The RNA shown here (transfer RNA) has 73 nucleotides and comes from Drancourtella sp. An210. Rfam family: tRNA. Rfam links the family to the GO term triplet codon-amino acid adaptor activity. The coordinates come from a structure-prediction model, not an experiment, and the mean pLDDT is 80. RNAcentral holds the sequence, with entries from ENA.

Parts: sequence; C1' cells; structure tokens
RNA sequence: GGGAAUGUAGCUCAACAGGGAGAGCAUCCGGCUUAUAUCCGGAAGGCAGCAGGUUCGAGCCCUGCCAUUCCUA
Repeated sequence: GGGAAUGUAGCUCAACAGGGAGAGCAUCCGGCUUAUAUCCGGAAGGCAGCAGGUUCGAGCCCUGCCAUUCCUA
C1' cells in the first nucleotide's frame, strides 16, 4: 500500500429478512439476616464510533472519515 471484520449502558454481549433499544455482571435503594455475604424485588444508566444520504420510518441499507483486530504485499 491492498483486502476483510468489528464499533449498541461502566464491562461482556443480544436485538433472524428497516417499524416499541434489551440481558447478565457492576452501581444505588429496599427486603431477608443478630450482622455481612448469598438470595429476592426495584431503580438509575446508552438515542447507537463521527458526519452525511435513502426512506413515511434506520441499531439494521448506502457513502466518506476515525479507531481496533486480522489477512496479504
């Protein structure tokens, strides 16, 4: 230099052909307990790597750029 994949909550990841953005862990609150932990219930937390485009409608499709990983010269 060329090519490919990935980028969603603090972390690890889902959301099967475009139509309500979720789970586990972590955090906070409550219950249970003599107390802590375990366990049970609840809450908060992201408009999606950035910028555009298509569409009535985009996490999902298209373009450019950025970051990481891999292959190749």